RNA backbone atom coordinates (compact mmCIF):
# COMPACT_ATOMS: atom_id res chain seq x y z
C1' N A 1 0.00 0.00 0.00
C1' N A 2 -4.07 -3.69 -1.41
C1' N A 3 -7.90 -7.23 0.12
C1' N A 4 -11.02 -9.65 3.86
C1' N A 5 -13.20 -9.91 8.73
C1' N A 6 -14.62 -7.43 13.16
C1' N A 7 -16.50 -3.32 16.82
C1' N A 8 -23.39 -4.51 21.16
C1' N A 9 -23.68 -3.60 29.48
C1' N A 10 -17.42 -4.23 33.78
C1' N A 11 -16.17 -9.07 31.00
C1' N A 12 -17.87 -12.93 27.32
C1' N A 13 -21.47 -13.68 23.60
C1' N A 14 -26.68 -13.75 21.00
C1' N A 15 -30.24 -10.77 18.19
C1' N A 16 -33.58 -15.60 11.77
C1' N A 17 -35.36 -11.90 6.12
C1' N A 18 -34.95 -4.31 8.86
C1' N A 19 -40.12 -4.09 13.41
C1' N A 20 -40.57 -3.22 21.87
C1' N A 21 -31.93 -4.84 22.21
C1' N A 22 -31.60 -10.66 25.09
C1' N A 23 -28.40 -14.46 27.76
C1' N A 24 -24.23 -16.01 30.92
C1' N A 25 -20.88 -14.08 34.45
C1' N A 26 -19.82 -10.02 37.58
C1' N A 27 -22.25 -5.88 40.65
C1' N A 28 -26.42 -4.32 44.12
C1' N A 29 -30.84 -5.74 47.41
C1' N A 30 -33.55 -9.57 49.91
C1' N A 31 -34.31 -14.84 51.60
C1' N A 32 -31.46 -18.99 53.58
C1' N A 33 -26.77 -19.39 57.24
C1' N A 34 -23.96 -18.06 63.90
C1' N A 35 -21.04 -15.70 59.81
C1' N A 36 -19.07 -16.66 54.94
C1' N A 37 -19.54 -19.63 50.59
C1' N A 38 -23.09 -22.18 47.68
C1' N A 39 -28.33 -21.92 46.34
C1' N A 40 -33.03 -19.17 45.40
C1' N A 41 -35.83 -14.53 44.28
C1' N A 42 -35.57 -9.55 42.59
C1' N A 43 -33.20 -5.04 40.74
C1' N A 44 -29.92 -1.96 38.12
C1' N A 45 -26.52 -1.43 34.12
C1' N A 46 -26.14 -0.05 26.46
C1' N A 47 -26.29 7.13 22.88
C1' N A 48 -25.13 -0.99 19.46
C1' N A 49 -16.88 2.51 17.75
C1' N A 50 -17.64 7.83 15.42
C1' N A 51 -20.14 10.85 11.62
C1' N A 52 -23.51 10.88 7.57
C1' N A 53 -27.24 8.45 4.05
C1' N A 54 -31.60 5.13 2.68
C1' N A 55 -36.37 3.86 5.08
C1' N A 56 -42.61 4.94 8.27
C1' N A 57 -38.83 2.31 11.08
C1' N A 58 -31.48 0.63 11.25
C1' N A 59 -27.45 -3.37 15.92
C1' N A 60 -28.85 -5.17 10.88
C1' N A 61 -28.60 -2.05 4.41
C1' N A 62 -25.07 1.90 1.93
C1' N A 63 -20.75 5.59 2.33
C1' N A 64 -16.63 7.83 4.97
C1' N A 65 -13.41 7.86 9.28
C1' N A 66 -11.13 5.38 13.61
C1' N A 67 -9.53 0.90 16.53
C1' N A 68 -8.39 -4.38 16.42
C1' N A 69 -7.39 -9.20 13.76
C1' N A 70 -5.93 -12.03 9.38
C1' N A 71 -3.87 -12.46 4.31
C1' N A 72 -0.86 -10.58 0.29
C1' N A 73 2.95 -7.21 -1.54
RNA sequence: CAGAGUGUAGCAAAAUAGGCAUUGUAUCUGAUUUGGGAUCAGAAGAUUAUGGGUUCGAGUCCCAUCGCUCUGA
The RNA shown here (transfer RNA) has 73 nucleotides and comes from Paravannella minima.
Taxonomically the source falls in Paravannella (Eukaryota, Amoebozoa, Discosea, Vannellidae).
The RNAcentral record of the sequence draws on ENA.
The coordinates come from a structure-prediction model, not an experiment, and the mean pLDDT is 81.
Its Rfam family is "tRNA". By type it is a transfer RNA. Gene Ontology term of the family: triplet codon-amino acid adaptor activity.
The gene name in the source record is trnP.